[in-house]
RNA sequence: CAGGAUUCCUAAUGCAAUUGGGCGCCAUGUCGGGAAACUGCAUGGUGUAUCCGCUCAAAUUCGGGGAACGCUCCGGUCUGCUACGACCGUGCCAAUCCCGAGCCAAGCCGUUCUCUGUAUGGAGAGCGGAAGGUGUAGAGACUGGAUGGGCGGUGCCUAAAGGUAGCCAUACCCAGGGCAAAGGGACAGUCCAGACCACGAACAUCUGCGCU
Numbered sequence: 001c002a003g004g005a006u007u008c009c010u011a012a013u014g015c016a017a018u019u020g021g022g023c024g025c026c027a028u029g030u031c032g033g034g035a036a037a038c039u040g041c042a043u044g045g046u047g048u049a050u051c052c053g054c055u056c057a058a059a060u061u062c063g064g065g066g067a068a069c070g071c072u073c074c075g076g077u078c079u080g081c082u083a084c085g086a087c088c089g090u091g092c093c094a095a096u097c098c099c100g101a102g103c104c105a106a107g108c109c110g111u112u113c114u115c116u117g118u119a120u121g122g123a124g125a126g127c128g129g130a131a132g133g134u135g136u137a138g139a140g141a142c143u144g145g146a147u148g149g150g151c152g153g154u155g156c157c158u159a160a161a162g163g164u165a166g167c168c169a170u171a172c173c174c175a176g177g178g179c180a181a182a183g184g185g186a187c188a189g190u191c192c193a194g195a196c197c198a199c200g201a202a203c204a205u206c207u208g209c210g211c212u
Stems, first nucleotide, its partner, number of pairs: 008022005023047007031040003051153006061101006070092002074089005102134003108129009138192001140191005154180005162173004197210001199208002
């Protein structure tokens, strides 16, 4: 220098460690919801594990509000080892949390029309709607699927309703309900961008643009 290697995910130019954010699990709670399974929230600890098949690939636009860690010229405060450090403010970056308008594939709901012609129907087109998505990549373009949308199934748990047995208690069956994590603020890829330098925005961090 190049490649491999990931022990939950994600960012910090490292698999681990560390720090920020998230997810699950375990424990606790005179806490909330529920008939229960289970679940929401808070705190502490921790990283063993996280089901399968079929199907959809469109919109991808215009705007707006937040944000930890980290970096930082300058200002303030403190310490006082006299030059650093810590904290606060300002500025920057940014994992990411969201909102408004518009728009959207398949499936779903409503409605109108056309064709077919039926016991109930079937097919197609238009319009409206709910969920979900887009907006939300390193500026960005494109392809694919999945951790996404739709449909179906599987495993485990529960079983207020209903059924069977029973005098009751209860047992069994079962409609239904619950659990099977998060990552797509670009995941896997093909491209593109990416450093230095110059210039501009008052300087730094940083950023825009130009050249290469």

Group I catalytic intron from Acetobacter thailandicus, 212 nucleotides, folded computationally. Rfam family: Group I catalytic intron. Gene Ontology term of the family: Group I intron splicing. From the family's description: Group I catalytic introns are large self-splicing ribozymes. They catalyse their own excision from mRNA, tRNA and rRNA precursors in a wide range of organisms. The core secondary structure consists of 9 paired regions (P1-P9). These fold to essentially two domains - the P4-P6 domain (formed from the stacking of P5, P4, P6 and P6a helices) and the P3-P9 domain (formed from the P8, P3, P7 and P9 helices). The secondary structure mark-up for this family represents only this conserved core. Group I catalytic introns often have long ORFs inserted in loop regions. The window size for this search is chosen to minimise search time and catch the small examples. A larger window size will find more matches. The family has 12 seed sequences and 5,602 matches in Rfam 15.1. A reference for the family is Cech (1990), "Self-splicing of group I introns", Annu Rev Biochem. The coordinates come from a structure-prediction model, not an experiment, and the mean pLDDT is 76. It was read from a public genome assembly, where an Rfam model found it. The organism belongs to Acetobacter, within Bacteria.